RNA sequence: UCUGAAUAUACGCCGAAUCCUAAAGAUACUAGGUACGGAGGAACCGUUUAACGGGGUGAAGUGCGUUUAGCACAGGGCAGCCUAGCCCUAACCCGGCAGCUAACUUCGGAGGCGAGCAAAGGCGGUUGG
Numbered sequence: 001u002c003u004g005a006a007u008a009u010a011c012g013c014c015g016a017a018u019c020c021u022a023a024a025g026a027u028a029c030u031a032g033g034u035a036c037g038g039a040g041g042a043a044c045c046g047u048u049u050a051a052c053g054g055g056g057u058g059a060a061g062u063g064c065g066u067u068u069a070g071c072a073c074a075g076g077g078c079a080g081c082c083u084a085g086c087c088c089u090a091a092c093c094c095g096g097c098a099g100c101u102a103a104c105u106u107c108g109g110a111g112g113c114g115a116g117c118a119a120a121g122g123c124g125g126u127u128g129g
Base pairs, nucleotide, nucleotide: 011114012113013112014111019033020032021031022030036108037107038106039105040104045099053097054094055093056092057091061073062072063071064070075088076087077086078085080123081122082121
């Protein structure tokens, strides 16, 4: 110097999912709260007969297709933003039932990943002099 792999910070990413207190003390893993987030639920307004179901969280929806299985539009993410480039478009739940919705009721507050591939451009912000 090049290549590959591993580990990995008080760094960073997706996400609502962070933080605090007490108990307990690895023979442990509990409880209460919390930033933040979701659902149900009047009037008014809206909808209009409903078992071909319907609905919720989420960016994850629609159309055209499927000889191969993709393609397009839409939506979402990538270390301030834009451009560029790259990536994703899942999964789970309710159980015949829910529009909006004040009061009110109720639930979550997880998990997973990355390692300058974070542009060499433009536009900003902050701090220091």
c-di-AMP riboswitch aptamer (ydaO/yuaA leader) from Pelosinus sp., 129 nucleotides, folded computationally.